[in-house]
RNA sequence: UGCUCAUCUAGAAGGGUGGAGGGUCCAGGCCCUACGAAACCCUGGCAACCCCCCAGCGCGGUUUGCUCUGUGCGGGGAAGGUGCCACUUCCUGCCCCGCUACGUGCGGGGAGAGAUGAGCG
Repeated sequence: UGCUCAUCUAGAAGGGUGGAGGGUCCAGGCCCUACGAAACCCUGGCAACCCCCCAGCGCGGUUUGCUCUGUGCGGGGAAGGUGCCACUUCCUGCCCCGCUACGUGCGGGGAGAGAUGAGCG
């Protein structure tokens, strides 16, 4: 950095350095921020993608036999690899459907993009 797949309305603190931005393309909004932004460091935590365990449930192969094995779901764990710890991915932009007082409106769904993880390049 490309492709594929999965998830994204929940969850998670404090201190130090720093000194004006930030909310991860762009734009319009709306928020956070000198009661200290970004970034970096320390400690802590959250999650559960990889990972570990199950005498749980199912499917395929196998076996005298849930015997062995692969796989999906479920439950538990948190040593390790990552990631994360304001607001739904903060909301919207494109498409479809419904409502409508027809307005620059409201609601639902989808796509696209983005983020993270795993696998293959």
Overview:
SAM riboswitch aptamer (S box leader) from a Rhodothermales bacterium, 121 nucleotides, folded computationally. Lineage of the source: Bacteria > Pseudomonadati > Rhodothermota > Rhodothermia > Rhodothermales. It was read from a public genome assembly, where an Rfam model found it.